Notes
The RNA shown here (c-di-GMP-I riboswitch aptamer) has 92 nucleotides and comes from Tumebacillus sp. The organism belongs to Tumebacillus, within Bacteria.
[in-house]
RNA sequence: UACGGGUAAGGGCAAACUUGUCGAAAGGCAAGGACGCAAAGCCAUGGGUCUUCGGACGGCAGAUCGCCGUCACAGACAGCCAGGUUGCAGGA
Numbered sequence: 001u002a003c004g005g006g007u008a009a010g011g012g013c014a015a016a017c018u019u020g021u022c023g024a025a026a027g028g029c030a031a032g033g034a035c036g037c038a039a040a041g042c043c044a045u046g047g048g049u050c051u052u053c054g055g056a057c058g059g060c061a062g063a064u065c066g067c068c069g070u071c072a073c074a075g076a077c078a079g080c081c082a083g084g085u086u087g088c089a090g091g092a
Base pairs, nucleotide, nucleotide: 012037013036017032018031019030020029021028022027035079041085042084043083045082046081047080048077049076050075051074055071056070057069058068059067060066
């Protein structure tokens, strides 16, 4: 340098789906369940994605309701990426 073979230990988390529950919703929590994950531990700081009960404005219809759109606010996602922070192993 090339070819072939072999390769941890202890473990951890838990997608979809199902059931229950909270929420207007996105989604969260719990139980079951494993698609996967070396941070798929934690943190909403920067992007990004999702929701719209209520609020404002406009339009359609209508004349009590209703539907659609835009905006502001609010909320969610850390298993979307970046960032911060903590942790396990130690062959090279």